[in-house]
Molecule: transfer RNA
Organism: bacterium
RNA sequence: AGCGGGGUGGACUAGAGGUUGGUCGCGGGGCUCAUAACCCCGAUACGUCGGUUCGAUUCCGACCCCCGCAA
Numbered sequence: 001a002g003c004g005g006g007g008u009g010g011a012c013u014a015g016a017g018g019u020u021g022g023u024c025g026c027g028g029g030g031c032u033c034a035u036a037a038c039c040c041c042g043a044u045a046c047g048u049c050g051g052u053u054c055g056a057u058u059c060c061g062a063c064c065c066c067c068g069c070a071a
C1' cells in the first nucleotide's frame, strides 16, 4: 500500500435528511443557620475540504487522526 470500525460541548455517550438529546462537570439562582443533597435556568459540540439536496451531524468522495485485521 490493502480491508473493517470510529472521530458529536470540558469528559462519557445517543441520534443516521428538517429542534444536536442524555449523564457528569462548569456558571447563575432557589432551598438551608450553613454545606452537601434536591429544584430551576444558562453557556459550550457534529475531524477537514468538496459534492448531492429546498435542506446534511446524517447520504457520497477525498484527506487527516485513532483502534483493529491481514500481510
Base pairs, nucleotide, nucleotide: 002069003068004067005066006065007064010024011023012022013021018054026042027041028040029039030038047063048062049061050060051059